A computed fold for a 391-nucleotide RNA from an uncultured Rhodobacteraceae bacterium, annotated as Bacterial RNase P class A. It was read from a public genome assembly, where an Rfam model found it. Its Rfam family is "Bacterial RNase P class A". Rfam classes the family as a ribozyme. Of the family's consensus pairs, 96% are formed in the model.
RNA sequence: ACAGAAGGCUGGACGGCCGCGUUGCAGCAAUGCGCGAGGAAAGUCCGGGCUCCACAAAGCAACGGUGCCGGGUAACGCCCGGGCGGGGUGACCCGACGGAAAGCGCCACAGAAAACAAACCGCCCUGCAUGUCGGGGUAAGGAUGAAACGGUGGAGUAAGAGCCCACCGCGCCCUUGGCAACAAGGGUGGCACGGCAAGCCCCACCAGGAGCAAUGCCAAAUAGGGUCCCCGCGCGGGCAGGUCGGGCAACCGAUACCGCCGCUAGGUAAGCUUUGACCGAGAGGGACCGGGUUGGCAGCUAGAGGUGUCUGGUAACAGGCAUCGCAGAUGAAUGGUCGUCCAGAGGCGUUCAGCCUUGGACAAAACCCGGCUUACAGGCCUUCUGUGCAA
Numbered sequence: 001a002c003a004g005a006a007g008g009c010u011g012g013a014c015g016g017c018c019g020c021g022u023u024g025c026a027g028c029a030a031u032g033c034g035c036g037a038g039g040a041a042a043g044u045c046c047g048g049g050c051u052c053c054a055c056a057a058a059g060c061a062a063c064g065g066u067g068c069c070g071g072g073u074a075a076c077g078c079c080c081g082g083g084c085g086g087g088g089u090g091a092c093c094c095g096a097c098g099g100a101a102a103g104c105g106c107c108a109c110a111g112a113a114a115a116c117a118a119a120c121c122g123c124c125c126u127g128c129a130u131g132u133c134g135g136g137g138u139a140a141g142g143a144u145g146a147a148a149c150g151g152u153g154g155a156g157u158a159a160g161a162g163c164c165c166a167c168c169g170c171g172c173c174c175u176u177g178g179c180a181a182c183a184a185g186g187g188u189g190g191c192a193c194g195g196c197a198a199g200c201c202c203c204a205c206c207a208g209g210a211g212c213a214a215u216g217c218c219a220a221a222u223a224g225g226g227u228c229c230c231c232g233c234g235c236g237g238g239c240a241g242g243u244c245g246g247g248c249a250a251c252c253g254a255u256a257c258c259g260c261c262g263c264u265a266g267g268u269a270a271g272c273u274u275u276g277a278c279c280g281a282g283a284g285g286g287a288c289c290g291g292g293u294u295g296g297c298a299g300c301u302a303g304a305g306g307u308g309u310c311u312g313g314u315a316a317c318a319g320g321c322a323u324c325g326c327a328g329a330u331g332a333a334u335g336g337u338c339g340u341c342c343a344g345a346g347g348c349g350u351u352c353a354g355c356c357u358u359g360g361a362c363a364a365a366a367c368c369c370g371g372c373u374u375a376c377a378g379g380c381c382u383u384c385u386g387u388g389c390a391a
Base pairs, nucleotide, nucleotide: 001387002386003385004384005383006382007381008380009379010378012341013340014339015338016337017336018335020036021035022034024033025032026031038362042373043372045371046370047369048368049367050211051210052209053208055276056275057274058273059272060271064206065205066204067203068082069081070080071079072078083097084095085094086093087092098202099201103200104199105196106195107194120142121141122138123137124136125135126134127133128131150168151167152166153165154164169191170189171188172187173186174185175184176183177182215298216297217296218295225289226288227287228286229285230284234263235262237261238260239259241258242257243254244253245252246251266279267278268277305324306323307322308321309320310319311318312317342360344358345357346356347355348354
């Protein structure tokens, strides 16, 4: 100097005028001051806080999610560190990374043959009728394919083959290091018949559903609306309030029909079971038709919060101290304009100073937060890798 890798920051600044929002402050009010859209607010892909379904607890099943080890976190499919595999000269990047000896299924076409598969060409031996013929052996060589029943070398053989040997690979066992995934070393065995689980499946762990248009309150209005179905309508005991009879009345008697109490069957979000609590002869469950309400308030912004610093930790992160108060709209505010400056690009100028032109991306809160993914003009910083050159 060029080419690359990882991480981070910014993505305009200042002033004037006019306009908008504010349950922040001052003020009786007018008004003034302060504050007012992001790193992704986006996608709605994960995880939660919160609310309801819905009386609660425990367990099981179904449907689904994750998938190497250790740590972080409220939690996660996220983040950090490590292991193994793959890509790259490298810095680094990627991984849907448990199990193929529990079972089922698939591997098109080509090829002889695609999983206890197999002989097209070829090699060797042999027969005779000597040939593009027959028989036997072989799977080392060749072809096909994404993949062909371990690889290389040697010895051996009629030719070959783990048939045998050495090394590598693979299975099993042991030792050492490591919390572990795993790594290294040693011994032993000729050695089980590939791949796909991002096919079903098995294993381990997690996990109810719906969502702020959740939900709650106030006001107002209507029709405390109507019809049908399921299940059951049981037990025996007590009470005389209602009712009936007598009585002027007080009161007396009868009766369980209405009503009250008790027990039981039964029932109370989700498929089932158990337990508790509650309801209970009706509770409960289901379907359809119809009417009113479209208003206001809350939820709604002090949080697993931000910033600075110290301690611990390889790091993610955790803790301590200090400090700040940083939108809360509701058809939906956060804007318009003028001037100056500026990051960048181009041109003039020998250089400097200076001048001229152009120009600023992706994009818009709506309950909140932690992530991931996607988009982004221009500019800057830090560390690392490779190549070339110079000292």